Source information:
A computed fold for a 352-nucleotide part of an RNA from an Archaeoglobaceae archaeon, annotated as large-subunit ribosomal RNA, domain III.
[in-house]
Context: one part of a larger RNA
RNA sequence: CAGUAGCAGCAUAGUCGGGUGAGAAUCCCGACCGCCGGAAGAGCAAGGUUUCCACGGCAAUGUUCCUCAGCCGUGGGUUAGUCGGCCCUAAGGUGGUUCCUAAGUGGACACCAUCGAAAGGGGAGCUGGUUAAUAUUCCAGCACCUCCUGUCCGUAUCCAACGCUUCGGGAUAAGUCAAGCGGGUGUUGCCAGCCCGUCCAAGCGUCGAAACCUCUGGAGAUCCGUAAUGGAGAGAAGGGGGUGAAGGCGUGAUGGCGUAAGUUGGCUGAGUCCUGGAGCCCAUGAAAAGGGGACAGGAUGGGCCGUACCGAGAUCCGACACUGGUGCUCUGGCUGAGAAGGCCAAGGCGUG
Numbered sequence: 001c002a003g004u005a006g007c008a009g010c011a012u013a014g015u016c017g018g019g020u021g022a023g024a025a026u027c028c029c030g031a032c033c034g035c036c037g038g039a040a041g042a043g044c045a046a047g048g049u050u051u052c053c054a055c056g057g058c059a060a061u062g063u064u065c066c067u068c069a070g071c072c073g074u075g076g077g078u079u080a081g082u083c084g085g086c087c088c089u090a091a092g093g094u095g096g097u098u099c100c101u102a103a104g105u106g107g108a109c110a111c112c113a114u115c116g117a118a119a120g121g122g123g124a125g126c127u128g129g130u131u132a133a134u135a136u137u138c139c140a141g142c143a144c145c146u147c148c149u150g151u152c153c154g155u156a157u158c159c160a161a162c163g164c165u166u167c168g169g170g171a172u173a174a175g176u177c178a179a180g181c182g183g184g185u186g187u188u189g190c191c192a193g194c195c196c197g198u199c200c201a202a203g204c205g206u207c208g209a210a211a212c213c214u215c216u217g218g219a220g221a222u223c224c225g226u227a228a229u230g231g232a233g234a235g236a237a238g239g240g241g242g243u244g245a246a247g248g249c250g251u252g253a254u255g256g257c258g259u260a261a262g263u264u265g266g267c268u269g270a271g272u273c274c275u276g277g278a279g280c281c282c283a284u285g286a287a288a289a290g291g292g293g294a295c296a297g298g299a300u301g302g303g304c305c306g307u308a309c310c311g312a313g314a315u316c317c318g319a320c321a322c323u324g325g326u327g328c329u330c331u332g333g334c335u336g337a338g339a340a341g342g343c344c345a346a347g348g349c350g351u352g
Stems, first nucleotide, its partner, number of pairs: 014032006033350004041330004047310002051308001052076006061069002081144002083306004087121002092115006098108003125142005145302002147298006158291002163280009174268006180198006199256002203251005211243006222232003257262001281285001316325002332344004
């Protein structure tokens, strides 16, 4: 320079009343209003590393203010046989053997050993309650796995184990409509109307389709079947048996949750789960560990590490409380082809 530039610009936003306090536009509470709603909600990963919670503070940090805070001070907080790491192998790496070289601390196929995934493979846990702060970890209830022994069964086909496209079938989540039941609102009172609710897991038992196997059966001037392709004396149709899913029902539950009710039916219906078919390829779509019966009895053993919190328009990467960047999962209603756009729910915010 200068009390100058800036403290405006996209995400539309606050207002009033009360409280606290020496002090309040800015902190807390309430009401109204507004914003997001495939996100600005919810659950994880990476990364951060105490920022989490409580109390006490305001010199600085905070683009103003501050009684507030991701700031300062003092304390507190992360509980696991079942969640994840460990074990397995992947591309690939490392070491050794061997080889190449005149040789090496250089190089290399193979072999051996070993490392290599917190999104691949894999033994086993659900519901509820609880803290200021942790919870599938604590507590309650109900479960399951692993290990050892014995008896019977059995000795290898199999599971793990897999592309893209497309079409069937079976379920569930969720939604929606109607009725019943319960609650709320409504009124001087009772109704109507309107709003909300009507719930619950793993485990165990039972039922359970397609497909495949098997026995029977015995078919052509045909028959059977599909959404479609199709199938039949190399045995069709029909009938019996076996293996066999998601899931339904019962139980779990004389329990939990809920102030209470805590039922039924219809429709829609998944991008979720299970199951089957067809097409395509000058492309053929991992491996290994591990697993593969039943019953009875026993052992009462199951280690170590992670677990707080943020996960972003203030806890990460960008010098900043930076309109940038950052992987996965969940996704209700009306309109709609739709995860588009618009408006709303749950939930979260009103931007320093």